Predicted 3D model of a 115-nucleotide RNA (SAM riboswitch aptamer (S box leader)) from Domibacillus mangrovi. Taxonomically the source falls in Domibacillus (Bacteria, Bacillota, Bacilli, Bacillaceae).
RNA sequence: UUCUUAUCAAGAGAAGCUGAGGGUACUGGCCCGCAGACGCUUCAGCAACCAGCCGGGACAGGUCAGGUGCUAAAUCCAGCAGACUACUUACUGAUAUAAGUCUGGAAGAUGAGAA
Numbered sequence: 001u002u003c004u005u006a007u008c009a010a011g012a013g014a015a016g017c018u019g020a021g022g023g024u025a026c027u028g029g030c031c032c033g034c035a036g037a038c039g040c041u042u043c044a045g046c047a048a049c050c051a052g053c054c055g056g057g058a059c060a061g062g063u064c065a066g067g068u069g070c071u072a073a074a075u076c077c078a079g080c081a082g083a084c085u086a087c088u089u090a091c092u093g094a095u096a097u098a099a100g101u102c103u104g105g106a107a108g109a110u111g112a113g114a115a
Stems, first nucleotide, its partner, number of pairs: 001115008013043005021032003026079004044071003049067002052063003075107001080104006
């Protein structure tokens, strides 16, 4: 890097350094940010995927915190497809756009396994 698979609305921040963008590509929103964001380091914390231990026929379950991960906002929201809902706006009107809910998909993140 690619493939497979599980999960992704819960949870958990201080200090120091730095100094202008950031929210992992793109687009549109929305948000964070010189009252210092993002990032890095240290410490702290959260969770429990893997490992360990208990249990067991095997699961389930419990425990621990060794390997990862994470600590603004649902993966911040949407983008594609389907189903449904009610209303607003524009319009003479037909109608169309936009909106909301749900399901799935795509993309992404993390773990585990494989190549």